This is a predicted structure of a 1422-nucleotide RNA (small-subunit ribosomal RNA) from Trichopus zeylanicus subsp. travancoricus. It matches the Rfam family "Bacterial small subunit ribosomal RNA". Its family is annotated with ribosome and structural constituent of ribosome in the Gene Ontology. The organism belongs to Trichopus zeylanicus, within Eukaryota.
[in-house]
RNA sequence: AGAGUUCGAUCCUAGCUCAGGAUGAACGCUGGCGGCAUGCUUAACACAUGCAAGUCAGGUGGGAAGUGGUGUUUCUAGUGGCGGACGGAUGAGUAACGCAUAAGAACCUGCCCUUGGGAGGGGAACAACAACUGGAAAUGGUUGCUAAUACCCCAUAGGCUGAGGAGCAAAAGGAGGAUUCUGCCCGAGGAGGGGCUCACGUCUGAUUAGCUAGUUGGUGAGGCAAUAGCUUACCAACGUGAUGAUUAGUAGCUAGUCCCAGAGGAUGAUUAGCCAAACUGGGACUGAGACCUGACCCAGACUCUUAUGGGAGAUAGCAAUUGGGAAUUUUUUGCAAUGGGUGAAAACCUAACAGAGCAAUGAAGCAUGGAGAUAGAAGCCCCAUGGGUUGUGAACUUCUUUUCUCAGAGAAGAAGCAAUGACGGUAUCUGAGGAAUAAGCAUAAGUUAACUCUAUGCCUGUAGCCAUGGUAAGACAAAGGAUGCAAGUGUUAUCCAGAAUGAUUGGGUGUAAAGCAUCUGUAGGUGAUUUUUCAAGUCCAUCGUCAAAUCCCAGGGCUUAAUCCUGGACAGGCGGUGGAAACUACCAUGAUGGAGUACAGUAGGGACAGAGGGAAUUUUCGGUGGAGCAGUGAAAUGCAUAGAGAUCAAAAAGAACACCAACAGUGAAAGCACUCUACUGGGCUAACACUAACACUAAGAGAUGAAAGCUAGGGGAGCAAAUGGGAUUAGAUACCCUAGUAGUCCUACCCGUAAACCAUGGAUACUAGGCUCUAUGUGUAUCGACCCAUGUAGUGCUGUAGCUAACACGUUAGGUAUCCCACCUGGGGAGUACGUUCACAAGAAUGAAACUCAAAGGAAUUGAUGGCGGCCCACACAAGCAGUGGAGCAUGUUGUUGAAUUUGAUGCAAAGAGAAGAACCUUACCAGGGUUUGACAUGCCGUGAAUCCUCUUGAAAGAGAGGGUAGCCCUUGGGAAUAUGGACACAUGAGGUGCAUGGCUGUCAUCAGCUCGUGCCAUAAGGUGUUGGGUUAAGUCCCACAAUGAGUGCAACCCUCAUGUUUAGUUGCCACCAUUAAGUUUGGAACCUUGAAUAGAUUGCCGAUGAUAACGCAGAGGAAGGUGAGGAUGACGUCAAGUAAUCAUGCCCCUUAUGCCCUGGGCAACACACGUGCUACAAUUGGUGGGACAAAGGGUUGCGAUCCUACGAGGGUGAGAUAACUCCAAAAACCCAUCCUUAGUUUGGAUUGCAGUAUGCAACUCACUUGCAUGAAGCCGGAAUUGCUAGUAAUCGCCGUUCAGCCAUACAGCAGUGAAUUCAUUACCGGGCCUUGUACACACUGCCCGUCACACUAUGAGAGCUGGCCAUGCCCGAAGUUAUAACAAGGUAGCCAUACUAGAAGGUGCAACUAGAUCACCUCCU
Repeated sequence: AGAGUUCGAUCCUAGCUCAGGAUGAACGCUGGCGGCAUGCUUAACACAUGCAAGUCAGGUGGGAAGUGGUGUUUCUAGUGGCGGACGGAUGAGUAACGCAUAAGAACCUGCCCUUGGGAGGGGAACAACAACUGGAAAUGGUUGCUAAUACCCCAUAGGCUGAGGAGCAAAAGGAGGAUUCUGCCCGAGGAGGGGCUCACGUCUGAUUAGCUAGUUGGUGAGGCAAUAGCUUACCAACGUGAUGAUUAGUAGCUAGUCCCAGAGGAUGAUUAGCCAAACUGGGACUGAGACCUGACCCAGACUCUUAUGGGAGAUAGCAAUUGGGAAUUUUUUGCAAUGGGUGAAAACCUAACAGAGCAAUGAAGCAUGGAGAUAGAAGCCCCAUGGGUUGUGAACUUCUUUUCUCAGAGAAGAAGCAAUGACGGUAUCUGAGGAAUAAGCAUAAGUUAACUCUAUGCCUGUAGCCAUGGUAAGACAAAGGAUGCAAGUGUUAUCCAGAAUGAUUGGGUGUAAAGCAUCUGUAGGUGAUUUUUCAAGUCCAUCGUCAAAUCCCAGGGCUUAAUCCUGGACAGGCGGUGGAAACUACCAUGAUGGAGUACAGUAGGGACAGAGGGAAUUUUCGGUGGAGCAGUGAAAUGCAUAGAGAUCAAAAAGAACACCAACAGUGAAAGCACUCUACUGGGCUAACACUAACACUAAGAGAUGAAAGCUAGGGGAGCAAAUGGGAUUAGAUACCCUAGUAGUCCUACCCGUAAACCAUGGAUACUAGGCUCUAUGUGUAUCGACCCAUGUAGUGCUGUAGCUAACACGUUAGGUAUCCCACCUGGGGAGUACGUUCACAAGAAUGAAACUCAAAGGAAUUGAUGGCGGCCCACACAAGCAGUGGAGCAUGUUGUUGAAUUUGAUGCAAAGAGAAGAACCUUACCAGGGUUUGACAUGCCGUGAAUCCUCUUGAAAGAGAGGGUAGCCCUUGGGAAUAUGGACACAUGAGGUGCAUGGCUGUCAUCAGCUCGUGCCAUAAGGUGUUGGGUUAAGUCCCACAAUGAGUGCAACCCUCAUGUUUAGUUGCCACCAUUAAGUUUGGAACCUUGAAUAGAUUGCCGAUGAUAACGCAGAGGAAGGUGAGGAUGACGUCAAGUAAUCAUGCCCCUUAUGCCCUGGGCAACACACGUGCUACAAUUGGUGGGACAAAGGGUUGCGAUCCUACGAGGGUGAGAUAACUCCAAAAACCCAUCCUUAGUUUGGAUUGCAGUAUGCAACUCACUUGCAUGAAGCCGGAAUUGCUAGUAAUCGCCGUUCAGCCAUACAGCAGUGAAUUCAUUACCGGGCCUUGUACACACUGCCCGUCACACUAUGAGAGCUGGCCAUGCCCGAAGUUAUAACAAGGUAGCCAUACUAGAAGGUGCAACUAGAUCACCUCCU
């Protein structure tokens, strides 16, 4: 520090994944040692048992020891003092002054320290105890006795309250012979501790936006240790919130810990500080301190117990248990140390603590041996069989003893004279023994260090990602060796990093995700310039603080390390003080450049209202007229003799404004166009007067906002969703046609969205030019207008620098900078669901998650492709000729059949093709009969000369028997060759895989292409060259050109044919001279011809054209003219094309068989289908007779003349030639003559019968051929389709190959006769070049969308059925606290009804009542 993964390849964007470190971890496999740490992260679930907080004997009482008695010692209940508010465990709650940092003022403080004083007098009780008594128990009750450092009163006071007067409030003694010790009370100060207040910081959600009524403040009162709405009465109506209140969710906070280059992110175990809670909830008491829980009271749930009346309990203390869970220890030792409580002390208590035990849980350390040495041992594994590897390893020799076992010695930790050690007979030391007691785990395609074999065969499986496995798996499993780490190692989980993947450092928004539809403007943010002030920001110095531990540095000490100790540094923050004044801010001040106002001009489809206009369309009425109109690719529906369409005249209506018109104008955008008028917004230009930063942006907010749509009312010509009809179509709910309603138009209101796009937010400044257009200014010029030059504002093109992934942008930026706003963070799910707001509705705005994929995407590249475009070629079409497809037959194939019908080839590019020849053989197939070192090769041993001949049996192969012979070389051992027997290596396989291969071949295609070096361009894939203008059969050539050259193809060189010359004439030839039946012979070398050599053709020449080129056209000459004709020749590559059955070959398979031998059968089957051919369908024919003219081949296992013979095939005979000599051999179409005359025929010859010939061991399956007889279909062929451009098609015969023979009508050649047509390149098939689109790259037979069918899963609805009480409200209500309404005239008489009001009882007003009182008056009685 990066890497893998989207693509054929590339660059980018973007996500996913990996390599690193860490952990209170867990799980798998494995496990030697000691030292140091750590150990319920889950159920704040439930907890048996034991322990974790006691101590003090001065006073009172009791017991025990002891005693004659007093005393002494010791134990202890209760009273009393101090402590149980510390220590320990936990993190449920808490988003808070809880915590952290820094400050503050109105407080308290037991024990401790310092200091000033004081303790006089008196009194009454209560436990224990005793007696009686209740209860199952827990635990009480009554009566009686008693002490104190327990309790109370009086006095005193440097205290408190109060302005003062005045008022309130203490004490305790004990021990002791003495010195003295220790306690008590009231003050003052301190230390440490605690309470309170405040500034700042402290998670997420706005799909939580308003919250608050003691709420905010004031006054009085109360209350507290203290401030305070802490409480209350009255008054005011505040307070808080987009800088996120309230609400919901989650969470103990911090020092620190982990990661990180840093910024930062995550976390809060152990250790330390703070907080909170103690089964759940509530409450107070005591006390210096608690709202305490190893104390109390009440309620609840749970557990235990009970005599059913009641009672007891809480491990989030240490151990232990159940349960939960992936998961976390011993019911251990000791108070020796440190610390704590009590005590005067001894001492006691202390699961705090110190230790040990368990656990590889962690980091750090050590060991499992060291040295030498040989054969390169054996074994495993691999192999090209040579060897390699394990392995400079083991065995073997020698040495050492960390560790281990045994034995001996034996600490420090202990302080203050001594004593005192749980750990522990531990650490450590000494001696003896013996290499002895001690290595695993994971991985190996890439990422990522490390490779092979075997087995398996999309199976088993692997996998973090990409991916792997379908018979040769470096990816699964195992093995050998290898790599990494090592007492561990892998996996899983989680965090950080990598991730610049939330970007302050440090990202983006034209097309990848992303600029609001546009504008106005509030808060906010930002802000030009001069001179002062100030000191908030900023900077400097200094002070305080940021606990300790940790981290870092230095040093020390356990042998070292980890661990531990000491010191230092750091601690970026906060606060105080002093200073500086450049910059920012504040307070002032000036200037004019930003911005604005006024004045003068100016362009304009800018907005709104009103008026006017003509063309067109449709309709209506009237006239003329008389058959169609309209419409389409073609039609039909439609209109029309009830008079359409056409045409003329008149009228009406609504909507839209031709030409001008222009990448021209204007507006913020949407948008805006006939003409005129009124009113009105904004822009621009010039001069320069005024204001003096008044500016930019803009969350929320507001305004405008195409079309469609909605509401109400008008209007309605044309057009036209919906809809009807006609077509098209497999269908056609579409495209086309005919009709046609909402709507389109107007008025008023709503909606608020568009690919509302320049897919590009606004403002300012800067940064090369060139060329248009619009508006306007200046200068020059002119009589004037243009023109020209130069500004400003707009509008376009091109382009430099720069930028960009590229495309592109480029003064109208996507460049360089500043400011502000909006938005993005993988694809899908989804702009969906829910919630909320808006809307009449349609819907709009805001806007997730579960789940799922490893990609989705952008730009560009090369191909391929297109029912894209341009150019060009080809028997590609067209123009022709002859066919195929129909018939019969031949042949090949499919299919079927069958014991076998061996096998491969299957669009073009399989199918008269492998096969240039299946009766046996071939032969690979089938049946049967045999055989097993084999039919064949090599090696070893033995025997025999090998060879040969005969017989029996058998279908043959084979089996059995007999006869004869005695070889060649020799160094006498033997050897060569051959046959046979034996054992083992092996041999064999036309068995599999052409998708493991070589070689060969087909095809695109004889198409003109395919590439490279160097240079240049591009980030790169790639491009350029190879493109362009011409031209060619051709990437053939010329010209141009960032290309210049080259290779391979093309062409040429090669062969055949066409012409001439030279040479050579035998077997070929014969002009002249002789000659013959005959080039027969002599002769000739002229001609023909044959062989060899050579010449010739190169657009060379002329003309025109073209660019003065290449080329093309025409002509001359020439046998041949523009590659003269034909052949051979096949670039880079494509099709996993074909071939394993030509051959070769890896691997697999068979080995008494899938090998080998033999006989017979099959490959020849036969309903059908296809391909390739032959023969025909007849008169340009057929039959018969006669006659003429080739070329090229072949021949001794052969060709075979002649003659004889047979109707014929043939037979007999055997001249000739080893071939320019002889034979095959007759060429046929053709010509002449003649017969038949349009018919299934004198056409056609299939089929069948009989009789033969030849080949061959063999002719039935299953051959050819001859003769006679028979005489089928077929009268020119549907859709479709093939070949051919000149000596070609067509037609006629001849030869050869294979071959005993032949199913050959095949194939390969040869010559004879010998045409027609090509206007042209629009379209079809195929191909080449350029260009363009592409979501294709297995490349259009591509890619890809949706429904349906079937199965499964989840979810919704569903007649119904069933459970719970989270939230909210109401009622009841314990203990306790506060208050005291009623009962007395209850301290305000009470109370019924009613109204208002209040923490509660209550209070108040009004009227009534007395089961109230008093007074006065009246009446009555005494």

Description
RNAcentral holds the sequence, with entries from SILVA. Model confidence (mean pLDDT): 81 of 100.